[in-house]
Molecule: transfer RNA
Organism: Microcaldota archaeon
RNA sequence: GCCGGUGUAGCUCAGCCUGGUUAGAGCGUCAGACUCAUAAUCUGAAGGUCGGGGGCUCAUAUCCCCUCACCGGCA
Repeated sequence: GCCGGUGUAGCUCAGCCUGGUUAGAGCGUCAGACUCAUAAUCUGAAGGUCGGGGGCUCAUAUCCCCUCACCGGCA
């Protein structure tokens, strides 16, 4: 330099192909219930503007363009 992949909650990920209900799950955190107490279990809550910017569209995590970081392959 060329090609491909990944980036979404504190962590691990789904959703993207095929745009449309309020952006979700597990774990973790916090609160409550239960218990003599702790753990476990159960209930509830907080936490995101989907790596960044621009565009298309009535509407974009999802489509297009540019760009950044990381991983892999080729040279």